[in-house]
RNA sequence: UGGGACGGGCGCAUGAUCGCUCUGGAUUUCACCUGAGAUCCAGAGAGGAAAGUCCGAACACCACAGGGCACGGUGGUUCGUAACGCGAACUUCGGGUAACCGGAGGAAAGUGCCACAGAAAACACACCGCCGAUGGCCCGCCACCGCGGGCACAGGUAAGGUUGAAAUGGCGAGGUAAGAGCUCACCGCUUUCGUGGCGACACGGAAGGCAGGGUAAACCCCACCGGGUGCAAGACCAAAUAGGGAAGCGUUUGAGGGCGGCCCGUCCAAGGCUUCCGGGUAGGUUGCACGAGAUGCCGGGCGACCGGUAUCCCAGAGAAAUGAUCAUGCUCCGCCUCGGCGGAGACAGAAUUCGGCUUACAGCCCGUCCCGAUUU
Numbered sequence: 001u002g003g004g005a006c007g008g009g010c011g012c013a014u015g016a017u018c019g020c021u022c023u024g025g026a027u028u029u030c031a032c033c034u035g036a037g038a039u040c041c042a043g044a045g046a047g048g049a050a051a052g053u054c055c056g057a058a059c060a061c062c063a064c065a066g067g068g069c070a071c072g073g074u075g076g077u078u079c080g081u082a083a084c085g086c087g088a089a090c091u092u093c094g095g096g097u098a099a100c101c102g103g104a105g106g107a108a109a110g111u112g113c114c115a116c117a118g119a120a121a122a123c124a125c126a127c128c129g130c131c132g133a134u135g136g137c138c139c140g141c142c143a144c145c146g147c148g149g150g151c152a153c154a155g156g157u158a159a160g161g162u163u164g165a166a167a168u169g170g171c172g173a174g175g176u177a178a179g180a181g182c183u184c185a186c187c188g189c190u191u192u193c194g195u196g197g198c199g200a201c202a203c204g205g206a207a208g209g210c211a212g213g214g215u216a217a218a219c220c221c222c223a224c225c226g227g228g229u230g231c232a233a234g235a236c237c238a239a240a241u242a243g244g245g246a247a248g249c250g251u252u253u254g255a256g257g258g259c260g261g262c263c264c265g266u267c268c269a270a271g272g273c274u275u276c277c278g279g280g281u282a283g284g285u286u287g288c289a290c291g292a293g294a295u296g297c298c299g300g301g302c303g304a305c306c307g308g309u310a311u312c313c314c315a316g317a318g319a320a321a322u323g324a325u326c327a328u329g330c331u332c333c334g335c336c337u338c339g340g341c342g343g344a345g346a347c348a349g350a351a352u353u354c355g356g357c358u359u360a361c362a363g364c365c366c367g368u369c370c371c372g373a374u375u376u
Stems, first nucleotide, its partner, number of pairs: 001372010012329007020045011047347001051358002054356005059230004071226005076090005091104005105221002110219002112215003127161002129157003134154002136151006169187002172184003188210001189208008234286004244277006251271001256268004293312008330345007
C1' cells in the first nucleotide's frame, strides 16, 4: 500500500421557547375517615433492535395418584445457564492459499421412494463391446490318437465405452481365452486388541478378500425433553337499576294456605315499609417497575460464565406521553464566484417482565488476524 477474515462500539450533539405523561413537594378549592381538582416548583421520560412473536423461563389461574400408549420437539462430545432449539471450548467431515466459514444420532432392524436418460436405480443386470479356453459346427493335415485354422451357435466376462446427481471398493502389478479380490502391495472398509483422552475421538497392532448405492425436513428405530391457557393471567374494593336471601314492623278480607263439613273465629302469612347480607355489571385499585438489575474495580476460568465488593435507582401510559419551532455545530448530497447557499439526517418506536434467536438499518469509529506487492 492493495485485497480479505473475524469481533466490538456509536447510531445526531448543545442551548432556548412552547407543550405532553409520570413521580415528589408547596399553595389553594371542594369534601372533612380519606380523597378529587386547579396553579406553581423540582426530577425522570424508547431501542439496538422496543420489531417478528420463533424458542426458553419467571409469575398467575385451571387440571393432575402412579405408570404406559399416542402426539410434538431436540439430536457429535463436554461444559455454561434458572432454562433453552441459546452460548463456549473441543471432535469429525466438507469448502477456502490462508485468516476463517459451514454441516453433524441410526441406511449391515424393517418398509417405502429414486423423475428423465440409461442394459441396469438394487432378490441385480448386459446395449455397444471383449473372449469363445470348454462344448458345438465347418475346413485342412492325417490310418487312428491328435494337431492347426475358421464360424460366433451354446456359453464366459464386466477391462473399456454409453446414461445419470448417483452404477455394486480405488489404484497398480500378477493372472487369464477374455476377465474378475481370482491373488498380492498400498489406500479405504469391517471385526477385534492395546495405548492416550472425562468424552466425542485419535494413534498403533492383528485378523478378514470385501459384506455396505442414495434418501430419515419419507415412514421408522434409539436417546432425552414436553399438562393446558396467558397480565384481556389473576387478586382486592365496589355504585345505580333489576333479581336473590334474612330479620323486624305492620294492615285486613283485597290473594293464598292450616285447624274445620260450612260460616265465624284463630294461626301461618303474600303484597307493603325499614334495615341488613350475598353474587355479578359499570367504575376504581393492584399485579406494575428493587430486578436471574446496571456500572466500576478485584479474583477464578482457554472460554461461555462465575464469585466478591463499592456505587446507583433507570419510562410505566391505558387508546395510549416521549413532541413542535428556532439558533449554533456535526455528517452526507447538490450548486457555484472556494467559502458561501440550498436540501437531507438510516431502520424503527415500549405496553407483565426477563434470557436468547432471527430479521431491518444511512453513516461513522476502534481492535485482532490472513494473503499479495513495494521499501528499509